RNA sequence: GGGCGGAUGGCGGAAUUGGUAUACGCGCAAGCUUGAGGUGCUUGUGGGAGCAAUCCCUUGGAGGUUCGAGUCCUCUUUCGCCCA
Numbered sequence: 001g002g003g004c005g006g007a008u009g010g011c012g013g014a015a016u017u018g019g020u021a022u023a024c025g026c027g028c029a030a031g032c033u034u035g036a037g038g039u040g041c042u043u044g045u046g047g048g049a050g051c052a053a054u055c056c057c058u059u060g061g062a063g064g065u066u067c068g069a070g071u072c073c074u075c076u077u078u079c080g081c082c083c084a
Base pairs, nucleotide, nucleotide: 001083002082003081004080005079006078007077010026011025012024019067027045028044029043030042031041032040046057047056048055049054060076061075062074063073064072
C1' cells in the first nucleotide's frame, strides 16, 4: 500500500427484512431469608430536565438517503487478522 472484520448502558453481549435501541448475563441498589455473612429468591437499574405527568439525548466521530438508520451509502478515527 491492498483486502476482510470489529467499535452498542458501569462490564460482557443481543437486536430478524430498515420499524419500541440497550434483550439476556454480570455488576450495582433496595427488600426477603440468616445470629451475622455467603448462597438463593423478588423488585429496580442508559444519561439529562421536571414535584409529577411527560419531554429531550444516546450505537467510535462527521455527513447523506429515508416518513423512519445500530442496520443502507460516503468520508474519517481506532483495534484485530490476512496479502504484498